Source information
A computed fold for a 72-nucleotide RNA from a Myxococcales bacterium, annotated as Fluoride riboswitch aptamer (crcB RNA motif). NCBI's taxonomy places the organism under Bacteria, Pseudomonadati, Myxococcota, Myxococcia, Myxococcales. Rfam family: Fluoride riboswitch aptamer (crcB RNA motif). The family has 289 seed sequences and 2,293 matches in Rfam 15.1. The prediction has a mean pLDDT of 75. The model forms 100% of the base pairs in the Rfam consensus.
RNA sequence: GUCGCUGGUGGCGGUGGAGUCCGCCGAAACCGCCGCCGAGACUGCUCGGCGGACAAUGACUCCUACGGCUGC
Numbered sequence: 001g002u003c004g005c006u007g008g009u010g011g012c013g014g015u016g017g018a019g020u021c022c023g024c025c026g027a028a029a030c031c032g033c034c035g036c037c038g039a040g041a042c043u044g045c046u047c048g049g050c051g052g053a054c055a056a057u058g059a060c061u062c063c064u065a066c067g068g069c070u071g072c
Base pairs, nucleotide, nucleotide: 010025011024012023013022016063017062018061019060020059021058033052034051035050036049037048038047039046040045
């Protein structure tokens, strides 16, 4: 320095907080989707720009923020 295993701690799962559960990661997990344009590469991949749709959940629940409707 590299590889494997085990334990602890921690982190992540497209916008905030918390509880429970699930999954993932060990420097990785994760950094969403659709349309158009441009560039690179060259056969459908990457990057950038513009526009659009859903969504505060990985799942359930609650709180907060935002939005709509109705009542006082």